This is a predicted structure of a 73-nucleotide RNA (transfer RNA) from Panagrellus redivivus. Its mean pLDDT, the model's own confidence on a scale to 100, is 82. Rfam family: tRNA. The family's RNA type in Rfam is transfer RNA.
């Protein structure tokens, strides 16, 4: 340099046009315990990498840019 793929709570992820953005781990609180852990219940935490375009409507489709991964050179 070329091609392909990825970017969504602290971490890993689902969701591929509309109605509260999903789940697990983690965090906090409660129940339980002498206490801790486990378990159960509940809560907080993300406007979806950035900028444009299409559309009545974009996390989702299109283009560019940025970052990452793989393969090739």
């Nucleotide at each position: 340099g070329a091609u392909u793929c990825c970017g969504u709570g602290g971490u890993g992820u689902a969701g591929g046009g509309g109605u509260u953005a999903u789940c697990a781990c983690g965090u906090c609180a409660g129940u339980c315990u002498a206490a801790c852990a486990c378990a159960c219940u509940g809560a907080a935490g993300g406007c979806c990498g950035c900028c444009g375009g299409u559309u009545c409507g974009a996390u989702u489709c299109c283009g560019g840019c940025c970052g990452g991964a793989a393969u090739c050179a």